[in-house]
RNA sequence: GGCCCCGUCGUCUAGCGGCCCAGGACGCCGCCCUCUCAAGGCGGAAGCGGCAGUUCGAAUCUGCUCGGGGCUG
Numbered sequence: 001g002g003c004c005c006c007g008u009c010g011u012c013u014a015g016c017g018g019c020c021c022a023g024g025a026c027g028c029c030g031c032c033c034u035c036u037c038a039a040g041g042c043g044g045a046a047g048c049g050g051c052a053g054u055u056c057g058a059a060u061c062u063g064c065u066c067g068g069g070g071c072u073g
Base pairs, nucleotide, nucleotide: 001072002071003070004069005068006067007066010026011025012024013023018056028044029043030042031041032040049065050064051063052062053061
């Protein structure tokens, strides 16, 4: 250099063009419960790597780019 794969809340992950203004688990914050803590119950904050394009509509398709990994001259 060429080719391939991956990138979603703090972490792990679901999603396969509209049903979902992205769901779950753990963690975090608040409240309840408790003498206190833990457990348990209820609620909350938090994410589609970036930029373009296609489309009525994009986390999802395409291109470029950034980051990570693999194969190879």

Record summary:
RNAcentral holds the sequence, with entries from ENA and MGnify. This is a predicted structure of a 73-nucleotide RNA (transfer RNA) from an Acidimicrobiia bacterium. It matches the Rfam family "tRNA". By type it is a transfer RNA. RNAcentral records the identical sequence in 2 taxa. The prediction has a mean pLDDT of 82.